Large-subunit ribosomal RNA, domain VI from archaeon CG10_big_fil_rev_8_21_14_0_10_43_11, 250 nucleotides, folded computationally. The coordinates come from a structure-prediction model, not an experiment, and the mean pLDDT is 82.
Context: one part of a larger RNA
RNA sequence: UGUUGGAAGUCUGAGUGGAAGCAUUCAUUAGUACGAGAGGAACAUGAGUGCGUGGCCUCUGGUUUACCAGCUGUCCGACAGGGCAGCGCUGGGCAGCUACGCCGCAAGCGGAUAAGAGCUGAAAGCAUCUAAGCUCGAAGUCGCCCGCGAAAAGAGACUUCCUUUUGAGAGCUCCCAUAGAUGAUGGGUUUGAUAGGCUCGGGGUGUACGUGCGAAGGUAACGACGCAUUCAGCCUGCGAGUACUAAACG
Repeated sequence: UGUUGGAAGUCUGAGUGGAAGCAUUCAUUAGUACGAGAGGAACAUGAGUGCGUGGCCUCUGGUUUACCAGCUGUCCGACAGGGCAGCGCUGGGCAGCUACGCCGCAAGCGGAUAAGAGCUGAAAGCAUCUAAGCUCGAAGUCGCCCGCGAAAAGAGACUUCCUUUUGAGAGCUCCCAUAGAUGAUGGGUUUGAUAGGCUCGGGGUGUACGUGCGAAGGUAACGACGCAUUCAGCCUGCGAGUACUAAACG
């Protein structure tokens, strides 16, 4: 753009993709069937494993240059607080992303068949699974399973609403994320919890600064360090609440 007004929602399913599974072990069957014995199955059922494949982050592990703490050198005169040194180094670490982690890919049924097994049955008074006709028969094939799919031009169906000049609806600008290279997608725009801020909760680190007391030694000044204040302080990509800020006007 088309589908012959527009919008929203729910479908149909022509067609199309998938290997979504494959292999294997153990136990029961059973020391059974079979076999003189030695030996020694299977159908079926259950529990696993490996590879492959789809999804997820509760657990475990990894990462975590948001974050917290410790330590060294140097600089900011000292303290405090910081800069730089590969994130300076070290110890931890939520969310997110992940595999080494977790959960599925089960069981079976149906259609048409292959080799093959048959029925009826002539050509050929018999016989013959085949010539007409019919019944079965595989991990294979087509479905039942999963995904896409009204641009399927035979361009579909249903429901609801709006519009025909008081204008439906869409887009831009703006605040964003379950989305993202840009577009797009999804949410919000004061009739508002969309993002930020704040408060509370959860989480990370591990007990802040300052002050008081103690402290080996020292005449004293001073003093590493310890205890208390303090489950502190700091931080927070998470949750909830709250219109304080921005979604103004257009």
Rfam family: Archaeal large subunit ribosomal RNA. On this family, see Yusupov et al., Science 2001: "Crystal structure of the ribosome at 5.5 A resolution".